[in-house]
Source information:
The part of an RNA shown here (large-subunit ribosomal RNA, domain IV) has 328 nucleotides and comes from a seawater metagenome.
Context: one part of a larger RNA
RNA sequence: GUAUGUUGAAGGAACUCGGCAAAUUUGCUCUGUAACUUCGGAAGAAGGAGUGACGUAUUAAGGGAAACCUAUAUGCGUUGGCACUAAAGAGGGAGUAACAACUGUUUAACAAAAACACAGGUCUUUGCUAAUUUGAGAAAAGAUGUAUAAAGACUGACACCUGCCCGGUGCUGUAAGGUUACGUAGAGAUGCUAAGGCAUCAAAAUCAAGCUCCAGUAAACGGCGGCUGUAACUCUGACGGUCCAAAGGUAGCGAAAUUCCUUGUCGGGUAAGUUCCGACCUGCAUGAAUGGUGUAAUGAUUUCUCCACUGUCUCCAACAUAUCCUUG
Numbered sequence: 001g002u003a004u005g006u007u008g009a010a011g012g013a014a015c016u017c018g019g020c021a022a023a024u025u026u027g028c029u030c031u032g033u034a035a036c037u038u039c040g041g042a043a044g045a046a047g048g049a050g051u052g053a054c055g056u057a058u059u060a061a062g063g064g065a066a067a068c069c070u071a072u073a074u075g076c077g078u079u080g081g082c083a084c085u086a087a088a089g090a091g092g093g094a095g096u097a098a099c100a101a102c103u104g105u106u107u108a109a110c111a112a113a114a115a116c117a118c119a120g121g122u123c124u125u126u127g128c129u130a131a132u133u134u135g136a137g138a139a140a141a142g143a144u145g146u147a148u149a150a151a152g153a154c155u156g157a158c159a160c161c162u163g164c165c166c167g168g169u170g171c172u173g174u175a176a177g178g179u180u181a182c183g184u185a186g187a188g189a190u191g192c193u194a195a196g197g198c199a200u201c202a203a204a205a206u207c208a209a210g211c212u213c214c215a216g217u218a219a220a221c222g223g224c225g226g227c228u229g230u231a232a233c234u235c236u237g238a239c240g241g242u243c244c245a246a247a248g249g250u251a252g253c254g255a256a257a258u259u260c261c262u263u264g265u266c267g268g269g270u271a272a273g274u275u276c277c278g279a280c281c282u283g284c285a286u287g288a289a290u291g292g293u294g295u296a297a298u299g300a301u302u303u304c305u306c307c308a309c310u311g312u313c314u315c316c317a318a319c320a321u322a323u324c325c326u327u328g
Base pairs, nucleotide, nucleotide: 001323002322003321004320005319006318007317008316010314011313014312019309027051028050029049030048031047036041038157052079053078054077055076056075057074058073061070062069063068080084092307093306094305095304097302098301099299100298104116105115120155121154122153123152124151125150126149132141133140134139158294159293160292161291163224164223165222168221169220170217171216172215173214177212178211179210183206184205188201189200190199191198192197225243226242227241228240229239252286253283264280265279266278267277268276
């Protein structure tokens, strides 16, 4: 000097990206316990008190033939210490917001999460030799199941809800028309032949699915506007005009895990706050199962604040053990 520990005056997060690390708390008994809530919880909430030893009195339970042993609870008295779960082992707590309902799963060896899963919801397919899937096939899974079943896809507890658009792409349906391959058909033409005939080319007509056409369908893929005028101060624009579109974003939420300008503006908290919380709405570029908005409980998740606590720090020091270097 390093590592691992122990202790520390006064202060107590001033440290730092951030209380990271450490400290605090910790058992048992009694007491007491808020908002909110899906009435189960939240909750060990929080907060407070007691705890040794000895004597004495009463006492629950078990064992045993009995003596007695194990041993529970309580009252009173005495007594020692700074300290009695005397060592060790053994929750720090409270509030706000985000996300995900939850328990669970995951990148074996840099990511445990807000990602995956989930119960629940919806759509589509499938009537059994089922659909779907594996295999070249026989065959097999589905299933010794049968639509309260099975498969595929999306969403993701619960509560309140889930708006408009079928023009494009997809899917489904339908019988006509259009287009169309092979095939059928064979007018006609050409070559050869003495003739009969043979060979080649070939129009019309006929003919499948598909595509086209016509409809339906968005919890299918997806999409959900400009410009401009207008109210008796000003501002704003309920109202009007016009262009475009399949339809012009509804309810909600909103500087947000989404906001560029931006440290937006106002309020709160601080002496001082690019973070945080509550509002506003001018949404660069929110928005409804690509789910929207809430939400008790839960979380080694993320954000901000407070109390307690501390060598994180002001500012370092001493000691113990191990080790490195150096001297003898």

Its mean pLDDT, the model's own confidence on a scale to 100, is 87. Its Rfam family is "Bacterial large subunit ribosomal RNA". The RNAcentral record of the full RNA draws on SILVA.